[in-house]
Context: one part of a larger RNA
Molecule: large-subunit ribosomal RNA, domain III
Organism: marine metagenome
RNA sequence: AAGUAACGAUAAUGCGAGUGAAAAACUCGCACGCCGGAAGACCAAGGGUUCCUGUCCAACGUUAAUCGGGGCAGGGUGAGUCGACCCCUAAGGCGAGGCUGAAGAGCGUAGUCGAUGGGAAACGGGUUAAUAUUCCCGUACUUGCACUAACUGCGAUGGAGAGACGGAGAAGGCUAGGCCAUCCGGGCGUUGGUUGUCCCGGUUCAAGGGUGUAGGCUGAAAACUUAGGUAAAUCCGGGUUUUCGUUAAGGCUGAGACCUGAUGAGGGUGACUCUACGGAGUCCGAAGUGGUUGAUGCCAUGCUUCCAGGAAAAUCUUCUAAGCUUCAGGUUAGUGUGAAUCGUACCCCAAACCGACACAGGUGGUCGGGUAGAGAAUACCAAGGCGCUU
Numbered sequence: 001a002a003g004u005a006a007c008g009a010u011a012a013u014g015c016g017a018g019u020g021a022a023a024a025a026c027u028c029g030c031a032c033g034c035c036g037g038a039a040g041a042c043c044a045a046g047g048g049u050u051c052c053u054g055u056c057c058a059a060c061g062u063u064a065a066u067c068g069g070g071g072c073a074g075g076g077u078g079a080g081u082c083g084a085c086c087c088c089u090a091a092g093g094c095g096a097g098g099c100u101g102a103a104g105a106g107c108g109u110a111g112u113c114g115a116u117g118g119g120a121a122a123c124g125g126g127u128u129a130a131u132a133u134u135c136c137c138g139u140a141c142u143u144g145c146a147c148u149a150a151c152u153g154c155g156a157u158g159g160a161g162a163g164a165c166g167g168a169g170a171a172g173g174c175u176a177g178g179c180c181a182u183c184c185g186g187g188c189g190u191u192g193g194u195u196g197u198c199c200c201g202g203u204u205c206a207a208g209g210g211u212g213u214a215g216g217c218u219g220a221a222a223a224c225u226u227a228g229g230u231a232a233a234u235c236c237g238g239g240u241u242u243u244c245g246u247u248a249a250g251g252c253u254g255a256g257a258c259c260u261g262a263u264g265a266g267g268g269u270g271a272c273u274c275u276a277c278g279g280a281g282u283c284c285g286a287a288g289u290g291g292u293u294g295a296u297g298c299c300a301u302g303c304u305u306c307c308a309g310g311a312a313a314a315u316c317u318u319c320u321a322a323g324c325u326u327c328a329g330g331u332u333a334g335u336g337u338g339a340a341u342c343g344u345a346c347c348c349c350a351a352a353c354c355g356a357c358a359c360a361g362g363u364g365g366u367c368g369g370g371u372a373g374a375g376a377a378u379a380c381c382a383a384g385g386c387g388c389u390u
Stems, first nucleotide, its partner, number of pairs: 013031006032387004040367004046347002050345001051075006060068002080141002082343003086119003092113003098107003122139005142339011153324002158319004166306004172299003177293005183202005188196001204265002208260003215253004219244008228236002270283005307310001353362002369381004
């Protein structure tokens, strides 16, 4: 220079009350404004206590601060079913023997690791200042082991099936959600009118169990035989015959609806008691139907079509080998018992992550209501959240 520029999105503030030494900024209230495919809600990654309560205001906060993601203290994360761990494998890594190489080492078989993929099972309501598919209430489900009963060829690291998969397109059946009506409860205007074809709010409910529908796939059953499936096989594949069927039946699959779950939960209004005015407790507990629209969700890993021809393994089902065969083992039903360990707070398009900052940048997935609209565009709104710390 200069107490100058600046104080980080032009979404916007105003008033009253409270607290306090002090209030433009904190708390409460009333208005106003902004977002609303987000500036709302929930996860993954990452962060790691930032969460909640009390207290404090030096420093941090681009100003003040009684406030805070700041200081101090205390509290908070509850699981058979969510995720991890676990079983399984992919790319890829490591790699007994082995091969190669002056050496270090390189490659690689068996194998062993390795998710971003496959593999058992839980929903609804309530509750805390802070956790909840974890606690509580109600109603479920899965799997291991033991025992009991009935029946019984069981047995794998091997065989077979299934698991098991691409792109594009089209039509259909549904549901979530929405809207309208019905019904229930409340209201009658502090400004002229408003008992009316008026206004406001509500009209909700899962997993599981039962049934097996729209739809999809497939000819079905039995017997015999067998150069294939590295041995075996009653399994799979090939072949033959018979019966039934060939508009189909039968079998497999399959949303939704319906019944149940629910004589329950949740829910309005009012009354009473207490209150550190935030709220807490007790009692009463209405209506709960019909239509329409309708998904990018479900049926559907379906169907049609195309060429570029679209993981693997385990679990599961089945078959036998060795072996066992009064046993053991297996199937079904019932009863009992077990299901450990780790994560779980909070932020998560952000003031808590990556950007030296409370930085107009960056950051994968899920939900995504109303009116207008082809629409997830755009505009205005709901729930919810904010007015971006001079």